[in-house]
RNA sequence: CAGCCGGACCGGACGGCCGCUCUCCGUAUCUUUGCUGGAAACGGCGAGGGCGUGGAGGGAGGAAAGUCCGAACUCCGCAGAGCAGUGUGCCGGAUAACGUCCGGGAGGCCGGGUUCAAGCCCGGUUGACGGAAAGUGCCACAGAAAACAUACCGCCUCGGCCUUCGCGGGCUGCGGUAAGGGUGAAAAGGUGCGGUAAGAGCGCACCGCCGCGGCAGUAAUGCAGCGGGCAGGGCAAACCCCACACGGAGCAAGACCAAAUAGGGAGGAAGUCUCGCCGUCGCUGUAAGUUCUUGGCCGCGUGGCGAAGAACUUAGAGCGACGGCGGGACACGUGCCGGCUCGGCGCGUCAAACCUUCGGGUAGGUCGCUAGAGCCGCACAGCAAUGCGCGGCCCAGAGGAAUGGCCGUCCAGCAGGAGCAAUCCCGCGGACAGAAUUCGGCUUACAGGUCCGGCUGCCAC
Numbered sequence: 001c002a003g004c005c006g007g008a009c010c011g012g013a014c015g016g017c018c019g020c021u022c023u024c025c026g027u028a029u030c031u032u033u034g035c036u037g038g039a040a041a042c043g044g045c046g047a048g049g050g051c052g053u054g055g056a057g058g059g060a061g062g063a064a065a066g067u068c069c070g071a072a073c074u075c076c077g078c079a080g081a082g083c084a085g086u087g088u089g090c091c092g093g094a095u096a097a098c099g100u101c102c103g104g105g106a107g108g109c110c111g112g113g114u115u116c117a118a119g120c121c122c123g124g125u126u127g128a129c130g131g132a133a134a135g136u137g138c139c140a141c142a143g144a145a146a147a148c149a150u151a152c153c154g155c156c157u158c159g160g161c162c163u164u165c166g167c168g169g170g171c172u173g174c175g176g177u178a179a180g181g182g183u184g185a186a187a188a189g190g191u192g193c194g195g196u197a198a199g200a201g202c203g204c205a206c207c208g209c210c211g212c213g214g215c216a217g218u219a220a221u222g223c224a225g226c227g228g229g230c231a232g233g234g235c236a237a238a239c240c241c242c243a244c245a246c247g248g249a250g251c252a253a254g255a256c257c258a259a260a261u262a263g264g265g266a267g268g269a270a271g272u273c274u275c276g277c278c279g280u281c282g283c284u285g286u287a288a289g290u291u292c293u294u295g296g297c298c299g300c301g302u303g304g305c306g307a308a309g310a311a312c313u314u315a316g317a318g319c320g321a322c323g324g325c326g327g328g329a330c331a332c333g334u335g336c337c338g339g340c341u342c343g344g345c346g347c348g349u350c351a352a353a354c355c356u357u358c359g360g361g362u363a364g365g366u367c368g369c370u371a372g373a374g375c376c377g378c379a380c381a382g383c384a385a386u387g388c389g390c391g392g393c394c395c396a397g398a399g400g401a402a403u404g405g406c407c408g409u410c411c412a413g414c415a416g417g418a419g420c421a422a423u424c425c426c427g428c429g430g431a432c433a434g435a436a437u438u439c440g441g442c443u444u445a446c447a448g449g450u451c452c453g454g455c456u457g458c459c460a461c
Base pairs, nucleotide, nucleotide: 001457002456003455004454005453006452007451008450009449010448012410013409014408015407016406017405018404020059021058022057023056024055025054026053027052029050030049031048032047033046034045035044036043037042061432065443066442068441069440070439071438072437073250074249075248076247085246086245087244088243089242090104091103092102093101094100105129107126108125109124110123111122112121113120114119130241131240135239136238137235138234139233152181153180154177155176156175158173159172160171161170162169163168189207190206191205192204193203194202208230209228210227211226212225214223215222216221254367255366256365257364264358265357266356267355268354271330272329273328274327275326276325277324278323279322280321281320282319283318284317286315287314288313289312290311291310292309293308294307296305297304298303331349332348333347334346335345336344337343374393375392376391377390378389380387381386411430413428414427416425417424418423
């Protein structure tokens, strides 16, 4: 100097003009209301609201995004226990909390060193990292075989046949063999030496594994020792088992004030008599029908005829009560007939309209709402996450939803042209995205730029 990786930060700058939103201070006008002066007309002093207008100040992000986790806050629910369901899952710490963060452990991967080799050591990086020795299930393709192991090729002993003078070679059969080849993501411990017909934990050493106790560490775990030739392939982000945790909804949460209109509750308001019609109920008597009882007549008998009484049904009549509709009389209320009285006309009179009042909800308004697990700096504790102390600062709060547009100069960037080059001219042009109750995280998107650290390469000394 270049490339790659990781981390932190910025993410156009300045000026002018025109707008948007919030807060504060004025001002003009309209209006509401409190106190007060006055006989009144009309003023005085405040406090708000509407519509304008002037000035000052504040006004998006590192992710405001996805809404994936965890909380604050609010409302609803809740005796207790169990089941189901969901989530989390090595150890320790941080934190309001977390599935987040920090540190550590054991694995995987990469690089370097070392060993005959397996392996071991160092550095970096990475993951939802409990249990596969409770049970069930799955392991595609390829391959002989994918879990009660297995013999495709190969290797080896022996037998048979062929061939050769012979050594040997070929074909074939019964066996042995997991060393070698081949398949696969994965092949039944690994490496080395011995051993063997060939092989094999068959034997030995080392590594791994299992069991036992010991030491170190808060713990995960590590270290060395003794015993055992080795049993138990992988998958739990398959079911499952174990341990722990877990009510629901979300600022459109929720709270307060409260119009017009239409409902609901309560109260007030001018009334009595009479007539007609209709309906319901009760009583009285009438007619018809049905059933039962009593006794009479006819008939051999089943039965027939007529009478009285009781119950029920239907029809219409009379009387009474209640309700509805309509009319009349007087009285009352109210409106009109130019102010008053009489009079006239209209409407109403027992709760419909009207008046008063209460309550719920809607529109609308106010709060929640932004001073907070807040931001910046310094010191201390800690490896760190973080905590704690001191000092300083105030940093959007809209509600169909503001934070924008134009111009000029510059700063990066890109394309073209001129030039050996430095450089010059001209044009284009600013990433992802946008608050909506608030925080802590995670994830995702992002033109360009700055700084720091690590590794590799090249050049110079």